[in-house]
RNA sequence: GGGCGAGUAACUCAGCGGUAUAGAGUGCUUCCCUUACAAGGAAGAGGUCACAGGUUCAAAUCCUGUCUCGCCCACCA
Numbered sequence: 001g002g003g004c005g006a007g008u009a010a011c012u013c014a015g016c017g018g019u020a021u022a023g024a025g026u027g028c029u030u031c032c033c034u035u036a037c038a039a040g041g042a043a044g045a046g047g048u049c050a051c052a053g054g055u056u057c058a059a060a061u062c063c064u065g066u067c068u069c070g071c072c073c074a075c076c077a
Stems, first nucleotide, its partner, number of pairs: 001073007010026004018057001028044005050066005
């Protein structure tokens, strides 16, 4: 330098054009339960969907560029 894949909540991931609000598990907070802790039950907070543009009536989802990470190939030494 070239190719491929990934980037969505604190963590692991789902969602691949359309249902007003973006979801799950774990974690976190509060309450119940307990002498207390754990387990269990209930409720809640938490996201500019990596960044910037574009297409579209409508974009996390499609297109372009950039950045980061991983794998492969090539080149130099």
Model confidence (mean pLDDT): 80 of 100. A computed fold for a 77-nucleotide RNA from Candidatus Omnitrophus magneticus, annotated as transfer RNA. Its Rfam family is "tRNA". By type it is a transfer RNA. Gene Ontology term of the family: triplet codon-amino acid adaptor activity. Lineage of the source: Bacteria > Pseudomonadati > Candidatus Omnitrophota > Candidatus Omnitrophus.